[in-house]
This is a predicted structure of a 76-nucleotide RNA (transfer RNA) from Aquifex aeolicus.

RNA sequence: GGGCGGUUAGCUCAGCUGGGAGAGCGCCAUCCUCACACGAUGGAGGUCGGCGGUUCGAGUCCGCCACCGCCCACCA
Repeated sequence: GGGCGGUUAGCUCAGCUGGGAGAGCGCCAUCCUCACACGAUGGAGGUCGGCGGUUCGAGUCCGCCACCGCCCACCA
C1' cells in the first nucleotide's frame, strides 16, 4: 500500500425488507430472609465511532476519516 470483517447500554451482542433503539449479564430499589445467597417485581442507563450525503424518514443505503482484528503485498 491492497482486500475483507468489525465499532449499538458498564460488559457480551441482536437489530430481518429504511419507519417502535433492544436482549442477556451487571447496577439500583422494593418484596422474600434473622441476615446473605437464590428467586420475584419494578427502575435507571444510549450523540448507534466521527463528519457529510441521499430520503418525508438512516443503527440500517452512499462517500470520506478514525480505531480494532484477519489475510496479502512491499521494504532489508
The prediction has a mean pLDDT of 82.
Rfam family: tRNA. Rfam's curators write: Transfer RNA (tRNA) molecules are approximately 80 nucleotides in length.
NCBI's taxonomy places the organism under Bacteria, Aquificota, Aquificia, Aquificales, Aquifex.